Predicted 3D model of a 71-nucleotide RNA (transfer RNA) from a Candidatus Aenigmatarchaeota archaeon. Rfam family: tRNA. The sequence is in RNAcentral, with records from ENA.
[in-house]
RNA sequence: GGGUCCGUAGUCUAAUGGUAGGACGCCGCUCUCACACAGCGGAGAAUUGGGUUCAAUUCCCAACGGACCCA
Numbered sequence: 001g002g003g004u005c006c007g008u009a010g011u012c013u014a015a016u017g018g019u020a021g022g023a024c025g026c027c028g029c030u031c032u033c034a035c036a037c038a039g040c041g042g043a044g045a046a047u048u049g050g051g052u053u054c055a056a057u058u059c060c061c062a063a064c065g066g067a068c069c070c071a
Base pairs, nucleotide, nucleotide: 001070002069003068004067005066006065007064010024011023012022013021018054026042027041028040029039030038047063048062049061050060051059
């Protein structure tokens, strides 16, 4: 330099053109003498910029970042 794949809460992961779901973690409540467990509730996420579309996390382009391959 070229090619392929990927980018979603603190971490891991799902869905997919029509309100972004789950697990662990965090916070609160119940329970307990207390802690743990358990139950209930809550906060918390689309790498960036354009394009297509009534509507984009999803499709297209570019950039950025990561993994792998070739040179």